Background: Model confidence (mean pLDDT): 85 of 100. This is a predicted structure of an 89-nucleotide RNA (c-di-GMP-I riboswitch aptamer) from an Acidobacteriota bacterium. The organism belongs to Acidobacteriota, within Bacteria.
């Protein structure tokens, strides 16, 4: 440097759920508690996918609402990029 991942070691992250006088229209995020799991469950919305639909548009005589739509979100959905501990080859 490349590749690989234990029945090792040192550690790391933190699902669901609950709480919050936190942000948000929502999805979701943030903090705390908590561990389902994770060899990148470290970072990044570039590609695909998924979630939400405030604003916008359409439908409806009107209302309730329904449909479309990301500029919003998800990195613990997949791909890709960058960085990285220890061990084996």
């Nucleotide at each position: 440097u490349u590749u690989u991942g234990a029945c090792a070691a040192a550690g790391g992250c933190a699902a669901a759920g609950c709480c919050a006088u936190u942000c948000g229209a929502a999805a979701g995020a943030u903090g705390g508690c908590g561990a389902c799991g994770c060899a990148a469950a470290g970072u990044c919305a570039c590609c695909g996918g998924u979630c939400u639909a405030a604003a916008g548009g359409g439908c409806g005589g009107g209302g309730g609402g329904c449909c479309c739509u990301a500029c919003g979100a998800c990195g613990g959905c997949g791909g890709g990029a960058c960085c990285g501990c220890c061990g084996g080859a």